[in-house]
RNA sequence: UGAGUCGUCCGGGUGACCGCGGCCAUCGGUGGAGACACCGGUGCGCUGAGGAAGGUCGGGACUCCACAGGGUACGGAGCUGGCGAGAGCCAGGUUGGGGCGACCUGACGGACGUGCAACAGAGAGCAAACCGCCGAUGGGCAACCGGUUCGCCGGGCGCCACAGGCAAGGGUGAAACGGUGCGGUAAGAGCGCACCAGCGUCCGGGGUGACCCGGGCGGCUGGUAAACCCCUCCGGGAGCAAGGUCGAGCAGAGGGAUGGGCGACCCGUCCGCCGUGGCAGCACGGCACCCUCGGGUAGGCCGCAGAGAUGGAUGGUCACCCCCGGGUUCGCCCGGGACAGAAUCCCGCCUACAGGUCGACUCACCGU
Numbered sequence: 001u002g003a004g005u006c007g008u009c010c011g012g013g014u015g016a017c018c019g020c021g022g023c024c025a026u027c028g029g030u031g032g033a034g035a036c037a038c039c040g041g042u043g044c045g046c047u048g049a050g051g052a053a054g055g056u057c058g059g060g061a062c063u064c065c066a067c068a069g070g071g072u073a074c075g076g077a078g079c080u081g082g083c084g085a086g087a088g089c090c091a092g093g094u095u096g097g098g099g100c101g102a103c104c105u106g107a108c109g110g111a112c113g114u115g116c117a118a119c120a121g122a123g124a125g126c127a128a129a130c131c132g133c134c135g136a137u138g139g140g141c142a143a144c145c146g147g148u149u150c151g152c153c154g155g156g157c158g159c160c161a162c163a164g165g166c167a168a169g170g171g172u173g174a175a176a177c178g179g180u181g182c183g184g185u186a187a188g189a190g191c192g193c194a195c196c197a198g199c200g201u202c203c204g205g206g207g208u209g210a211c212c213c214g215g216g217c218g219g220c221u222g223g224u225a226a227a228c229c230c231c232u233c234c235g236g237g238a239g240c241a242a243g244g245u246c247g248a249g250c251a252g253a254g255g256g257a258u259g260g261g262c263g264a265c266c267c268g269u270c271c272g273c274c275g276u277g278g279c280a281g282c283a284c285g286g287c288a289c290c291c292u293c294g295g296g297u298a299g300g301c302c303g304c305a306g307a308g309a310u311g312g313a314u315g316g317u318c319a320c321c322c323c324c325g326g327g328u329u330c331g332c333c334c335g336g337g338a339c340a341g342a343a344u345c346c347c348g349c350c351u352a353c354a355g356g357u358c359g360a361c362u363c364a365c366c367g368u
Stems, first nucleotide, its partner, number of pairs: 001364007009356002012321007020048004024043008050339001054350002057348005062239004074235005079092005093108006109230002113228002115224002130170002132166003137161003144155004178196006197221002199218008243302004252293005259271005272287006322337006
């Protein structure tokens, strides 16, 4: 200098003017039975989007409903440590994949039991004999060996048949019961041994831990749990249209004078209208009026915030400056500045994003 990796932060700035929403104070008015709401004026009053406000994915706060205790079913989580709230984040461990590299990215409890493994292949799980290797026995016999009266006789393979043995080699497959070598054997095989890889176990060391390093012993040696299953932990439902509060009308319940009438011993009863009954006071039934009460519909408010709802405001112009692109007579001129946008609140995850800042690191080339 160029090309990259990871992380952090910003995501136009200042001022003036005009406008919009909300709040506070104050003055006046309007609507409503009321709860309350609305309109106008005044104030050099206060205040008004984001890193994602987005997707509504995971949690929590808050609210209402349900709930003795235990279990089952169903669902979720599953390496370690720390933080936190069970979500998640940071750091680390083991193990795959990518990159020369900085680094990026996937997986993570348990194969005892029951199951599963297409195609190919002889055989796919206490495996299997297609080619192959070996081979008891039987048969035939070349070479060869022995005998011979020279005619032959006996034995006999690498030949044929066929019990059986083998898991080395070939071949199939994603995967064939660890790998290499030596010994061993009829041929072979962890059958034995040495070394290597893994597993189990014991010991020593390091680490909070997952785990790592070293040594000894044991021939112990396929996969699959987003298959059933087993283990550990967790899990009630609905959601701000939650819910709370005030509360017409209708329905329901209770009641009817400090005055007057009637009857009367204390006292009782009647006093809106209608019907029936009765000797008076009156009794029964029905319909209105008024008062009170609890629940509660319409409706209002709260819930609701250092923006805040009507699911609706948060903008524009000018000047100077910043960044990018183009032009230039080097004075400046023209164009552009992303993604997007609150609706109960908070934490997290995911997704979108022009341009820029800072830090650490990697690779290549050049110079010293």